[in-house]
């Protein structure tokens, strides 16, 4: 200086430093993001058996559900092994990000495609209630190109 992300801006103030500035504590204002939460609407697990015109009822087996986020889904391999599942690994994939004044589109290029949380529980949802404003990374160069605004 720039990037991912909601994770920023302004004013006052404590402390550090001792001008400024910067960081920091607390308070206030603005802004951004997330969750819960009516009516209306939506929703009422799957398989098998009995029964039956068809449903329903009944019996048995299997399976929890949800949130933040782009981060979903599939195939192969090896390990284990009677087999399956899980974990490991490779390739792809829904989707996401980057390119330097800003925005949109296109071409070529480079990356990501994770992780965490709730704790038996939440659809949507006005009023209302609650919560977050972190963390991480690249560069020392006018930073790929084109068109429009």
């Nucleotide at each position: 200086u720039g990037c991912c992300g909601a994770a920023c801006c302004c004013g006052g103030u404590u402390c550090a430093c001792a001008u400024c500035a910067u960081g920091u504590u607390c308070c206030g204002g603005g802004g951004c993001g997330g969750a819960g939460g009516a009516a209306c609407c939506a929703a009422u697990u799957g398989g098998g058996g009995c029964g039956u015109u068809u449903u329903a009822u009944c019996c048995c087996c299997a399976u929890g559900g949800g949130g933040c986020g782009a981060a979903u889904c599939g195939a192969g391999g090896g390990c284990u092994u009677u087999u399956c599942c899980c974990g490991c690994u490779u390739c792809g994939u829904a989707g996401c990000g980057c390119a330097a004044c800003u925005c949109u589109u296109u071409c070529a290029g480079c990356g990501c495609g994770a992780g965490c949380c709730c704790g038996a529980c939440a659809g949507c949802u006005a009023a209302c209630u609650c919560c977050g404003c972190a963390g991480g990374c690249a560069c020392u160069a006018c930073u790929g190109a084109a068109a429009g605004a």